[in-house]
Background: Small-subunit ribosomal RNA, 3' major domain from an uncultured organism, 476 nucleotides, folded computationally. The prediction has a mean pLDDT of 83. Its Rfam family is "Bacterial small subunit ribosomal RNA". RNAcentral holds the full RNA, with entries from Greengenes.
Context: one part of a larger RNA
RNA sequence: UGACGGGGGCCCGCACAAGCGGUGGAGCAUGUGGUUUAAUUCGAUGAUAAGCGAAGAACCUUACCAGGGCUUGACAUGGUAAUGCCAUCGUUAGAAAUAAUGAGUUCCCGUAAGGGACGUUAUCACAGGUGUUGCAUGGUUGUCGUCAGCUCGUGCCGUGAGGUGUUGGGUUAAGUCCCGCAACGAGCGCAACCCCUGUUGCCAGUUGCUUACAUUCAGUUGGGCACUCUGGCGAGACUGCCGGCGACAAGUCGGAGGAAGGAGGGGACGACGUCAAAUCAUCAUGGCCUUUAUGUCCUGGGCUACACACAUGCUACAAUGGUCGGUACGAACGGUAGCGAAGCCGCGAGGUGGAGCGAAUCUGAGAAAACCGGCCUCAAUAUGGAUUGCAGUCUGCAACUCGACUGCAUGAAACCGGAAUCGCUAGUAAUCGCAGGUCAGCAAUACUGCGGUGAUACGUUCUCGGGCCUUGUACA
Numbered sequence: 001u002g003a004c005g006g007g008g009g010c011c012c013g014c015a016c017a018a019g020c021g022g023u024g025g026a027g028c029a030u031g032u033g034g035u036u037u038a039a040u041u042c043g044a045u046g047a048u049a050a051g052c053g054a055a056g057a058a059c060c061u062u063a064c065c066a067g068g069g070c071u072u073g074a075c076a077u078g079g080u081a082a083u084g085c086c087a088u089c090g091u092u093a094g095a096a097a098u099a100a101u102g103a104g105u106u107c108c109c110g111u112a113a114g115g116g117a118c119g120u121u122a123u124c125a126c127a128g129g130u131g132u133u134g135c136a137u138g139g140u141u142g143u144c145g146u147c148a149g150c151u152c153g154u155g156c157c158g159u160g161a162g163g164u165g166u167u168g169g170g171u172u173a174a175g176u177c178c179c180g181c182a183a184c185g186a187g188c189g190c191a192a193c194c195c196c197u198g199u200u201g202c203c204a205g206u207u208g209c210u211u212a213c214a215u216u217c218a219g220u221u222g223g224g225c226a227c228u229c230u231g232g233c234g235a236g237a238c239u240g241c242c243g244g245c246g247a248c249a250a251g252u253c254g255g256a257g258g259a260a261g262g263a264g265g266g267g268a269c270g271a272c273g274u275c276a277a278a279u280c281a282u283c284a285u286g287g288c289c290u291u292u293a294u295g296u297c298c299u300g301g302g303c304u305a306c307a308c309a310c311a312u313g314c315u316a317c318a319a320u321g322g323u324c325g326g327u328a329c330g331a332a333c334g335g336u337a338g339c340g341a342a343g344c345c346g347c348g349a350g351g352u353g354g355a356g357c358g359a360a361u362c363u364g365a366g367a368a369a370a371c372c373g374g375c376c377u378c379a380a381u382a383u384g385g386a387u388u389g390c391a392g393u394c395u396g397c398a399a400c401u402c403g404a405c406u407g408c409a410u411g412a413a414a415c416c417g418g419a420a421u422c423g424c425u426a427g428u429a430a431u432c433g434c435a436g437g438u439c440a441g442c443a444a445u446a447c448u449g450c451g452g453u454g455a456u457a458c459g460u461u462c463u464c465g466g467g468c469c470u471u472g473u474a475c476a
Base pairs, nucleotide, nucleotide: 001476002475003473004472005471007470008469009468010467011466012465013464015460016459019424020423021422022421023420026315027314028313029312030311031310032309033308034306035305042053043052064301065300066299067298068297069296070295073126077125078124079123080122081121082120083119084118088103089102090101091100092099093098106117107116108115109114128290129289131288132287133286137284138283139279140278141277142275144273149188150187151186152185153184154183155164156163157162168179169178170177194267195266196265197264199235200234201233202232203231204230205229208225209224210223213222214221238261241255242254243253244252245251317417321376322375323374324373325372326371333364334363335362338357339356343352344351345350383414388409389408390407391406392405393404394403430453431452432451433450434449435448436447
């Protein structure tokens, strides 16, 4: 100087407390361990792995296994030589890769010889490697932590390590600001500058809107651009004003006005560093290893196994509910190898159809909870839907291993969950649907967004983590 303390002081955080809803029990989904396997490819492993890499494992993907093939190679560049039958199509064999065979006029310059380009064959350099080392690395990322810290120049102090500044008194979300001070300044961080959202003015008015007028089943049409909305430029919030407290400061408390008040709400943004943290399988890359194989092509299988253990979720156990009928309201987003309307067929998944739309125009599209009415009356039931049988639909060369969905039938466990444990402070939790990416299809209950309805908190003694000062130390 740090680190540590079952030392002290001050302070903060859904850290506790006060609550709400869960997890831990059930069934299922998904991931992991383990076991099994020819293979169950690899990585991630307390917090900071485990619905993670994977924003889509039937083939492909695919890296794994078995079998069948190739060896200048699936891919790149170059040298030499040969060749113009290489692509393509047909036949045969084969699981295919591929092999054999038949057909199959490469182009340009040049009179020619020849040269060039493109392809093939042979050969030589070389290619290739998701092989190894993340403890050789770059880059990227997690975490402490959006915590308020981390440093430097000069000066001063100290033999020195180092200190001072950065400590102190206040204050703040903040090393934020004020005051003081052997310090005076400065940098990286904080904040602001950026984006979304909340109010409003101006400009603009179609595909949007509809106040007055006419019209229609309907903003449908004429008309209009007021209003809503769209999207560009502005305004607006600054403790600016008033009062109390404070040191006449910084600031804080209350008030006014205001759509918004003291950072209005949310996002992006992550200092010096820590964990030899993660990643050589995104990519790049040193070393090492491999070269008729650890490369490469193909078929099939596997990554989907199943006594079990853990993690994250979904659905429930019901009456604040279930079911049937009726009826209302949203935001955001996608669409041309696409979204696909009306109509018709089917109980339905879906089929047919093809209008319109590169979309404020057409379309996905019906929001759901809510509301109104009927039934159910506490039961393993009209709760719950696992499992299984049969019959189908769709995608796709192909749904056996191993897809999703539909109809009928079946109707399991589960009656609120031990010890323990998680999330959350406002349009939040809880709850309800909707969309998107990936994607032929889909194992999505995941992830990322969107809106609808809409709660509870005395406080800082204690637990956990963190910041500053101080103290002890046989630790570095």